[in-house]
Context: one part of a larger RNA
RNA sequence: UGACGGGGGCCCGCACAAGCGGUGGAGCAUGUGGUUUAAUUCGAAGCAACGCGCAGAACCUUACCCGGGUUUGACAUCCACGGAAUGCCGUAGAGAUACAGCAGUGCCCUUCGGGGAACCGUGUGACAGGUGCUGCAUGGCUGUCGUCAGCUCGUGUCGUGAGAUGUUGGGUUAAGUCCCGCAACGAGCGCAACCCCUGUCCUCAGUUGCCAGCGAUUCGGUCGGGAACUCUGAGGAGACUGCCGGUGUGAAACCGGAGGAAGGUGGGGAUGACGUCAAGUCCUCAUGGUCCCUUAUGUCCGGGGCUACACACGUGCUACAAUGGCCGGUACAAUGCGCUGCUAACCAGUGAUGGUGUGCAAAUCGCAAAAAGCCGGUCUCAGUUCGGAUUGCAGUCUGCAACUCGACUGCAUGAAGUCGGAAUCGCUAGUAAUCGCGGAUCAGCAUGCCGCGGUGAAUACGUUCCCGGGCCUUGUACA
Numbered sequence: 001u002g003a004c005g006g007g008g009g010c011c012c013g014c015a016c017a018a019g020c021g022g023u024g025g026a027g028c029a030u031g032u033g034g035u036u037u038a039a040u041u042c043g044a045a046g047c048a049a050c051g052c053g054c055a056g057a058a059c060c061u062u063a064c065c066c067g068g069g070u071u072u073g074a075c076a077u078c079c080a081c082g083g084a085a086u087g088c089c090g091u092a093g094a095g096a097u098a099c100a101g102c103a104g105u106g107c108c109c110u111u112c113g114g115g116g117a118a119c120c121g122u123g124u125g126a127c128a129g130g131u132g133c134u135g136c137a138u139g140g141c142u143g144u145c146g147u148c149a150g151c152u153c154g155u156g157u158c159g160u161g162a163g164a165u166g167u168u169g170g171g172u173u174a175a176g177u178c179c180c181g182c183a184a185c186g187a188g189c190g191c192a193a194c195c196c197c198u199g200u201c202c203u204c205a206g207u208u209g210c211c212a213g214c215g216a217u218u219c220g221g222u223c224g225g226g227a228a229c230u231c232u233g234a235g236g237a238g239a240c241u242g243c244c245g246g247u248g249u250g251a252a253a254c255c256g257g258a259g260g261a262a263g264g265u266g267g268g269g270a271u272g273a274c275g276u277c278a279a280g281u282c283c284u285c286a287u288g289g290u291c292c293c294u295u296a297u298g299u300c301c302g303g304g305g306c307u308a309c310a311c312a313c314g315u316g317c318u319a320c321a322a323u324g325g326c327c328g329g330u331a332c333a334a335u336g337c338g339c340u341g342c343u344a345a346c347c348a349g350u351g352a353u354g355g356u357g358u359g360c361a362a363a364u365c366g367c368a369a370a371a372a373g374c375c376g377g378u379c380u381c382a383g384u385u386c387g388g389a390u391u392g393c394a395g396u397c398u399g400c401a402a403c404u405c406g407a408c409u410g411c412a413u414g415a416a417g418u419c420g421g422a423a424u425c426g427c428u429a430g431u432a433a434u435c436g437c438g439g440a441u442c443a444g445c446a447u448g449c450c451g452c453g454g455u456g457a458a459u460a461c462g463u464u465c466c467c468g469g470g471c472c473u474u475g476u477a478c479a
Base pairs, nucleotide, nucleotide: 001479002478003476004475005474007473008472009471010470011469012468013467015463016462019427020426021425022424023423026318027317028316029315030314031313032312033311034309035308042053043052064304065303066302067301068300069299070298073127077126078125079123080122081121082120083119086103087102088101090099091098092097107116108115109114130291132290133289134288138286139285140281141280142279143277145275150189151188152187153186154185155184156165157164158163169180170179171178195269196268197267198266200237201236202235203234204233205232206231210226211225214224215223216222240263243257244256245255246254247253320420324379325378326377327376328375329374330373336367337366338365341360342359346355347354348353386417391412392411393410394409395408396407397406433455434454435453436452437451438450439449
């Protein structure tokens, strides 16, 4: 100087408390451990691994296993020789591939002999190739403490020195934020602000969007028209403790108030200091070293596996019902996406879906029905008209192909489950809870992920205690 303490003081955080809803019990989905297996590819491991890499394993992916092939190679550059490339087809085979046949000549230069570029084949070796090892050799990227308020430097001063001071102290703040004091005076990286979205108003603009008043109307903003309103999207205004009162050191600031759409950081996002964990990643990529390489740890193909199942754990979905289930009627969104795409209307089908076919490269057309809600009816506390697992049969769709191993539909079947032990998680407001909708990936496949809006709470006395963190101080046989 740090680190640590079941030392002290001050302070903060959904840290506790106060509340609301869960997890832990059930069934299923998904990840992991374990076990099994020819293989169940590999990585991730307390918080910070476990719906994680995977924004989508039937083949492919694929790195694993079995079998069948191949050896200058699936891919790159160089050399020699031959042929343009390319298209079609036959035989064998699971395919990779092997063998055979047919068609076919282009571009640039030309002395018309030929040469050259691209591409294909054969051969030789230089080499390729490796998701093989080392994240404890590395770059890059990332997690975490933590959006915590800290981390440092120059000069000066003090100390033999390590170092100290500044950065401590008195107040204050979300903040090393600001004020005052002070052997310090300044400065840098962080904080804040500058950036984006959202909340109010104004100006400009008016189609594909809008419709107050006027006319028409097939009653649909549909048409004429309008530029007010909504909205769209560009520019501006607005909030600064600016004003008033009180407290305070005539300070910073705090409390209350006015005005205001908004008040003391208005709400949300992006933004992550010096560093810590030899944290994670050599399987995104790059890369040092090392290992292997012409029957291999490379590469091509068929099939299988990653989907196994006595168990154990994590994360979720659906429930156990009446604030509910079912049936009928009816209302109100936002974000988005669409051309080998989204698909209206009509027809067929109980339905998944199919047929026909219209519009739209989209404020124009479509996906699109929002759902919870509201109105009416029914069920009457039951393992039930709750719950939907499981299983049988019949189908639909995607795709070369749904056996291993897809999603969906109909009929039948109707399991566990009556609110969950010890323990444990999230959340402070348009939040929790609850309801549906969209998107990426994607042929097909979503209870996951990333977004969007609808309905919309309860509670916070307080900081003694648990956890994490900041500042000062103290002890130490630790560095």

A computed fold for a 479-nucleotide part of an RNA from a metagenome, annotated as small-subunit ribosomal RNA, 3' major domain. The full RNA is in RNAcentral, with records from SILVA. It matches the Rfam family "Bacterial small subunit ribosomal RNA".